Predicted 3D model of an 83-nucleotide RNA (c-di-GMP-I riboswitch aptamer) from a Gammaproteobacteria bacterium. It was read from a public genome assembly, where an Rfam model found it. Rfam family: c-di-GMP-I riboswitch aptamer. Rfam links the family to the GO term cyclic-di-GMP binding.
RNA sequence: UGCUGACAAGGGCAAAUCCGUCGCGAGGCGGAGACGCAAAGCCACCGAUCUGCGGACCACGGGCAGAUAGCGGGGUUACCAGC
Numbered sequence: 001u002g003c004u005g006a007c008a009a010g011g012g013c014a015a016a017u018c019c020g021u022c023g024c025g026a027g028g029c030g031g032a033g034a035c036g037c038a039a040a041g042c043c044a045c046c047g048a049u050c051u052g053c054g055g056a057c058c059a060c061g062g063g064c065a066g067a068u069a070g071c072g073g074g075g076u077u078a079c080c081a082g083c
Stems, first nucleotide, its partner, number of pairs: 002083004012037002017032006035070001041076003045073003048068006
C1' cells in the first nucleotide's frame, strides 16, 4: 500500500417503541431503549422511495422546494486482526 472480516482485544454506533422538542409534512434533535451494523463515520453526485407546493389533467409523464447516508451505487476519511 492492497485485499479480506472466520477468531481476539479495546471500544464505537443505535432500529422499532416511549417521552420531550422543532417542522405544514416526510422527518430532525435530546433522553430512555437495543433490532441490528466493520464504515450504521462523513458527502444528496446518480438511481430509488417519501413529503410539501404551483401549473395542468381522463390518466401518465413533467416542474420547484425538501427528507432518507440504517434503500442501492458512487466519492472521501478511518480503528483492530489476518493475508